[in-house]
Context: one part of a larger RNA
RNA sequence: GCCUGCGAGUUAGUGCUCGGUGGCGAGGUUAACCCGUGUGGGGAAGCCGUAGCGAAAGCGAGUCCGAAUAGGGCGUUUUAGUCGCCGGGUCUAGACCCGAAGCGGAGUGAUCUACCCAUGGCCAGGUUGAAGCGACGGUAAGACGUCGUGGAGGACCGAACCCACUUAGGUUGAAAACUGAGGGGAUGAGCUGUGGGUAGGGGUGAAAGGCCAAUCAAACUCCGUGAUAGCUGGUUCUCCCCGAAAUGCAUUUAGGUGCAGCGUCACGUGUUUCUUACCGGAGGUAGAGCUACUGGAUAGCCGAUGGGCCUCACCAGGUUACUGACGUUAGCCAAACUCCGAAUGCCGGUAAGUGAUAGCGUGGCAGUGAGACUGCGGGGGAUAAGCUCCGUAGUCGAGAGGGAAACAGCCCAGACCACCAGCUAAGGCCCCUAAGCGUGUGCUAAGUGGGAAAGGAUGUGGAGUUGCAUUGACAACCAGGAGGUUGGCUUAGAAGCAGCCACCCUUUAAAGAGUGCGUAAUAGCUCACUGGUCAAGUGAUUCCGCGCCGACAAUGUAGCGGGGCUCAAGCACACCGCCGAAGCUGUGGCAUUGACACACUGCCUGGCAGCAAUGUCCAAGCGUGUUGAUGGGUAGGGGAGCGUCGUGUGGCGAGUGAAGCGGCGGAGUGAUCCAGCCGUGGACGCCACACGAGUGAGAAUGCAGGC
Numbered sequence: 001g002c003c004u005g006c007g008a009g010u011u012a013g014u015g016c017u018c019g020g021u022g023g024c025g026a027g028g029u030u031a032a033c034c035c036g037u038g039u040g041g042g043g044a045a046g047c048c049g050u051a052g053c054g055a056a057a058g059c060g061a062g063u064c065c066g067a068a069u070a071g072g073g074c075g076u077u078u079u080a081g082u083c084g085c086c087g088g089g090u091c092u093a094g095a096c097c098c099g100a101a102g103c104g105g106a107g108u109g110a111u112c113u114a115c116c117c118a119u120g121g122c123c124a125g126g127u128u129g130a131a132g133c134g135a136c137g138g139u140a141a142g143a144c145g146u147c148g149u150g151g152a153g154g155a156c157c158g159a160a161c162c163c164a165c166u167u168a169g170g171u172u173g174a175a176a177a178c179u180g181a182g183g184g185g186a187u188g189a190g191c192u193g194u195g196g197g198u199a200g201g202g203g204u205g206a207a208a209g210g211c212c213a214a215u216c217a218a219a220c221u222c223c224g225u226g227a228u229a230g231c232u233g234g235u236u237c238u239c240c241c242c243g244a245a246a247u248g249c250a251u252u253u254a255g256g257u258g259c260a261g262c263g264u265c266a267c268g269u270g271u272u273u274c275u276u277a278c279c280g281g282a283g284g285u286a287g288a289g290c291u292a293c294u295g296g297a298u299a300g301c302c303g304a305u306g307g308g309c310c311u312c313a314c315c316a317g318g319u320u321a322c323u324g325a326c327g328u329u330a331g332c333c334a335a336a337c338u339c340c341g342a343a344u345g346c347c348g349g350u351a352a353g354u355g356a357u358a359g360c361g362u363g364g365c366a367g368u369g370a371g372a373c374u375g376c377g378g379g380g381g382a383u384a385a386g387c388u389c390c391g392u393a394g395u396c397g398a399g400a401g402g403g404a405a406a407c408a409g410c411c412c413a414g415a416c417c418a419c420c421a422g423c424u425a426a427g428g429c430c431c432c433u434a435a436g437c438g439u440g441u442g443c444u445a446a447g448u449g450g451g452a453a454a455g456g457a458u459g460u461g462g463a464g465u466u467g468c469a470u471u472g473a474c475a476a477c478c479a480g481g482a483g484g485u486u487g488g489c490u491u492a493g494a495a496g497c498a499g500c501c502a503c504c505c506u507u508u509a510a511a512g513a514g515u516g517c518g519u520a521a522u523a524g525c526u527c528a529c530u531g532g533u534c535a536a537g538u539g540a541u542u543c544c545g546c547g548c549c550g551a552c553a554a555u556g557u558a559g560c561g562g563g564g565c566u567c568a569a570g571c572a573c574a575c576c577g578c579c580g581a582a583g584c585u586g587u588g589g590c591a592u593u594g595a596c597a598c599a600c601u602g603c604c605u606g607g608c609a610g611c612a613a614u615g616u617c618c619a620a621g622c623g624u625g626u627u628g629a630u631g632g633g634u635a636g637g638g639g640a641g642c643g644u645c646g647u648g649u650g651g652c653g654a655g656u657g658a659a660g661c662g663g664c665g666g667a668g669u670g671a672u673c674c675a676g677c678c679g680u681g682g683a684c685g686c687c688a689c690a691c692g693a694g695u696g697a698g699a700a701u702g703c704a705g706g707c
Stems, first nucleotide, its partner, number of pairs: 001707006011093003015090010027048003033042003052059002062074004096234002099231001103224006114198009123188001125157003128153001132149006161185003165182005200216001202212003237641006247260005261368002263365007272358001274353008287340001288338002294334003298330004306322001307320004371396010401412003416589004421585003427579003430563003436576001438575006449565001455549002459546010476533005482506003487501003512527001516525002590631009602622002605619001606617004642696001644693010660680005665674003
């Protein structure tokens, strides 16, 4: 990992509550227990209801507060309950199942290890040579010196022994800590055998929270114990109908919960809902405006006040390129400005349409209370974020199908089932790939299309405005481009051309006191300007369409899905066809639900009459037909069923072969079921109606076994 088996909403309580059903009914009912064995009889204590109010005493259709006969609160006037059974939920219990780390109690451990006690054992070999002592020297005596002797030391080197510093290997190991090669201690605070002691908030610790049996910031075993788990995981058959939420308020609250909102079911109400039109309202947003306020803020004019200077005994006066109120002219800004002011939206009325799975009320049962993206209106941020927080609409969530190459949240469109039928949506129609290399007129040359800005440019097409032009324009070529004069100043020089000032006059077809290059300064070249040659358009500017540059990244083209595409298979406009979905239509079928009709034929329940058989009446359900609507779905609510095991009653099968297993075949929307036959098997099994559950497996790092 697979297979097989096991594996999770149960049980109890004369608990509470709601629904279904049954008995009795202003009443209903017993409990313990007794007699007893007929699921019989007794047992009235108690409980609920029939009356409420008050904290209570208590009073009572009233009562409480109150001094009150006031006033107000809760009641009466509105009468259905109660006891069983079944089901939904809830409470108390382990309470759907599995899962802690932990807490407490009682015990078991020092054969590992820490320390201690008692008693034993062990340390090859080599080296150094302390004290003391002796002899000699030395001294007044010493001290002291030398030579011997001696054999001290947590002394030295180094095996056994002990340790574990480095490195390599090992890492599903040879080993749950080892091996190899080196390393440290090795007469000591040494190592070690045996026996013994200290025990869990305790021991022991040359102290690392170390060690206390491969377990230690509190050992192990059993028990309390099914601790608790607002947390994670899992929770088993089918079909049918409806179908959410990720919000508000509160919370030692934020991944939990309570109430409300939103779902479902039952009962009631019966169009009250929704949409559109019209009518009537409230409002201060968008916009706009501000000499209409409050503020902000630019420029001009005006110029009070204040300052400076002058004058001045005081009063006053003059002046000022300072300050600059108020006013005025022009142009602006505002979420917390408004003289104004929409569109939508909201409220009410009337009418019409739709009209059910609409709305509202009461009750049972929930789930949700992490939301996500996109468009629009905003706050925060940086007018950043697949950012964050609101509002509003949509989609996803819980939504399949078609398109966007692929792609929850974008575009189209909401899947009951079947069909080798049709029409369309978005999007497409050269090939991959269904359908047009469709038609017409233009544009683009950049593979632009098929990524990007400020900015830049005789790209190109279109529409304007304007200048020059056959009295000859623009471009090109030929020629001229002069004189006063080297203008004046400045300067070493300044001659058109460093700089400053001025910028005239003359000759002219025309020629600047000079456009640029150049020189030390001149010179030289050139331009403006003019004539000629040539012969038809040529400049400037504005707007629009499509292009160009700006444009650099890491595996391989790689910024059309690919191939490939250029009067396109690109772009713009117009038009005609077609393809294209689970949309719509067609044909057939199933289910849910509303309305109407039918027969009352049948079944069933209730009322009345009846001894009974039965008769009669009303309503509901089942049935048939017509017609309308509906059938995506997570959490979740409701309904109807299938199957397993057992019990009761009735009916059946079976050694002439039960169940089970294998095979062929068939039925049902499905869970599932089955006629008949064959094989295996060898003793029980099935159907109907009820009842009762250890009742359905794929998931829980599930449990056990097998492979």
A computed fold for a 707-nucleotide part of an RNA from Nostocoides sp., annotated as large-subunit ribosomal RNA, domain II.
Rfam family: Bacterial large subunit ribosomal RNA.